The RNA shown here (transfer RNA) has 74 nucleotides and comes from Auraticoccus cholistanensis. Its mean pLDDT, the model's own confidence on a scale to 100, is 80. It was read from a public genome assembly. It matches the Rfam family "tRNA". Rfam describes the family as follows. Transfer RNA (tRNA) molecules are approximately 80 nucleotides in length. By type it is a transfer RNA. Gene Ontology term of the family: triplet codon-amino acid adaptor activity.
RNA sequence: GGGCGCAUAGCUCAGCUGGUCAGAGCAACUGCCUUACAAGCAGUAGGUCGGGGGUUCAAGUCCCUCUGCGCCCA
Numbered sequence: 001g002g003g004c005g006c007a008u009a010g011c012u013c014a015g016c017u018g019g020u021c022a023g024a025g026c027a028a029c030u031g032c033c034u035u036a037c038a039a040g041c042a043g044u045a046g047g048u049c050g051g052g053g054g055u056u057c058a059a060g061u062c063c064c065u066c067u068g069c070g071c072c073c074a
Base pairs, nucleotide, nucleotide: 001073002072003071004070005069006068007067010026011025012024013023019057028044029043030042031041032040050066051065052064053063054062
């Protein structure tokens, strides 16, 4: 230098062919249970989907660009 992939909650990830309110597990917090802790049960909070721009009535999803990480080729 060329090619490919990934970036969504604190962590690990899902999200189809663009259309319901952006979700799951773990972690956190509150309550129940317990002498107490853990486990268990019930609930709560936490995100403008890596940054910017574009297309569209509508973008996590499509297009362009930038950034970071990984792999391959030279």